A computed fold for a 479-nucleotide part of an RNA from a metagenome, annotated as small-subunit ribosomal RNA, 3' major domain.

[in-house]
Context: one part of a larger RNA
RNA sequence: UGACGGGGGCCCGCACAAGCGGUGGAGCAUGUGGUUUAAUUCGAUGCAACGCGCAGAACCUUACCUAGGCUUGACAUCUUGAGAAUCCCUUAGAGAUUUGGGAGUGCCCUUCGGGGAAUUCAAAGACAGGUGCUGCAUGGCUGUCGUCAGCUCGUGCCGUGAGAUGUUCGGUUAAGUCCGGCAACGAGCGCAACCCUUGUCUUCAGUUGCCAGCACGUCAUGGUGGGAACUCUGAAGAUACUGCCCCGGUUAACGGGGAGGAAGGUGGGGAUGACGUCAAGUCCUCAUGGCCCUUAUGCCUAGGGCUACACACGUGCUACAAUGGCAGGUACAAAGAGCAGCGAGCUCGCGAGAGUCAGCGAAUCUCAUAAAGCCUGCCUCAGUUCGGAUUGGAGUCUGCAACUCGACUCCAUGAAGUUGGAAUCGCUAGUAAUCGCGGAUCAGCAUGCCGCGGUGAAUACGUUCCCGGGCCUUGUACA
Numbered sequence: 001u002g003a004c005g006g007g008g009g010c011c012c013g014c015a016c017a018a019g020c021g022g023u024g025g026a027g028c029a030u031g032u033g034g035u036u037u038a039a040u041u042c043g044a045u046g047c048a049a050c051g052c053g054c055a056g057a058a059c060c061u062u063a064c065c066u067a068g069g070c071u072u073g074a075c076a077u078c079u080u081g082a083g084a085a086u087c088c089c090u091u092a093g094a095g096a097u098u099u100g101g102g103a104g105u106g107c108c109c110u111u112c113g114g115g116g117a118a119u120u121c122a123a124a125g126a127c128a129g130g131u132g133c134u135g136c137a138u139g140g141c142u143g144u145c146g147u148c149a150g151c152u153c154g155u156g157c158c159g160u161g162a163g164a165u166g167u168u169c170g171g172u173u174a175a176g177u178c179c180g181g182c183a184a185c186g187a188g189c190g191c192a193a194c195c196c197u198u199g200u201c202u203u204c205a206g207u208u209g210c211c212a213g214c215a216c217g218u219c220a221u222g223g224u225g226g227g228a229a230c231u232c233u234g235a236a237g238a239u240a241c242u243g244c245c246c247c248g249g250u251u252a253a254c255g256g257g258g259a260g261g262a263a264g265g266u267g268g269g270g271a272u273g274a275c276g277u278c279a280a281g282u283c284c285u286c287a288u289g290g291c292c293c294u295u296a297u298g299c300c301u302a303g304g305g306c307u308a309c310a311c312a313c314g315u316g317c318u319a320c321a322a323u324g325g326c327a328g329g330u331a332c333a334a335a336g337a338g339c340a341g342c343g344a345g346c347u348c349g350c351g352a353g354a355g356u357c358a359g360c361g362a363a364u365c366u367c368a369u370a371a372a373g374c375c376u377g378c379c380u381c382a383g384u385u386c387g388g389a390u391u392g393g394a395g396u397c398u399g400c401a402a403c404u405c406g407a408c409u410c411c412a413u414g415a416a417g418u419u420g421g422a423a424u425c426g427c428u429a430g431u432a433a434u435c436g437c438g439g440a441u442c443a444g445c446a447u448g449c450c451g452c453g454g455u456g457a458a459u460a461c462g463u464u465c466c467c468g469g470g471c472c473u474u475g476u477a478c479a
Base pairs, nucleotide, nucleotide: 001479002478003476004475005474007473008472009471010470011469012468013467015463016462019427020426021425022424023423026318027317028316029315030314031313032312033311034309035308042053043052064304065303066302067301068300069299070298073127077126078125079123080122081121082120086103087102088101089100092097107116108115109114129293130292132291133290134289138287139286140282141281142280143278145276150189151188152187153186154185155184156165158163169180170179171178195270196269197268198267200238201237202236203235204234205233206232210227211226214225215224216223241264244258245257246256247255248254320420324379325378326377327376328375329374330373336367337366338365341360342359345356346355347354348353386417391412392411393410394409395408396407397406433455434454435453436452437451438450439449
């Protein structure tokens, strides 16, 4: 100087407390451990691995296994020779591959001999190739402490020196934020602000969006003329600064209250992550040193596996019902996506869907009925009109192909489950809870992920305690 303390002081955080809803019990989905297996590819392992890499394993992917094949190789550059490219039929085979045959010469230059470019085959070697090892050789990227308020430097001053001071102290703040003081005076990286979005207003613009007033028309609809007010769209601005008033405070920083205001003291949300820590994670994104393989640890192919199943754990979905289930009627979104696409309408089918086909590269058309809600009726506390697992049958769709191993529909079947031990998680407001909608990936496949809006709470006395963190101080046989 640090680190540590079941030392002290001060302070903060959904850290506790106060509340609301869960997990832990059930069934299923999914990931992991373990076991099994020819293989169940590999990585991730307290917080910070376990719906993680995977924004989507039937083949492919695919790295694994079995079997069949190749050896200058699936891919790159170079040398030589030959043909040129390309297309069709055919034999054997699970395919990779292979047998035989046919059609067929183009482009540029030309001294008509030929040369060149794209391309194919053959030969030889230089070389290719490796998701092989080492993340403890590395770059890059990422997680974490933590959006915590810290981490440092120059000069000066102090100390033999390591170092100290500044950065401590008194207040204050979300903040090393600011004020005051001080052998310190300044500065940098962080904080804040500048950026995006949302909340209010103004101006400009007015189609595909809008419709107040005026007409026309319809069973009905901004449907039509028209309008530029309103909503909205999207561009430029305005607005909030403790600016104003009162009180407290050191005449300060600042704090408490009030006015005005759409909004008040950082308005809400996001992006933004200092010096560093964990030899944290990743050599399987990529790049890369070293090592290793080179008729194989490389490459091609078919089939299988990654989907196994006594069991254990994590994360979720659906429930156990009456604040509910079922049936009928009826209302209101936002944000997105669409041409190898979204697909209206009509017809058929109980349905998943099928047929036909309009419109739309989309503020125009489509996906697309939002659902919870509201109104009416039935059910009456039961393993039930709760719950939907499982299984049988019949189908639909995607796709060469749904056996291993897809999703969905219909009929039948109707399991466990009556609120969950010890323990444990999230959340402070348009939040939790609850309800539906969209998108990426994607042929198909979503209870996951990323977004969107609808309805919309309860509680916070307080900081003694648990966890994590910041500052000062103290002890130490630790570095």

Background:
The RNAcentral record of the full RNA draws on SILVA. Its Rfam family is "Bacterial small subunit ribosomal RNA". Its mean pLDDT, the model's own confidence on a scale to 100, is 84.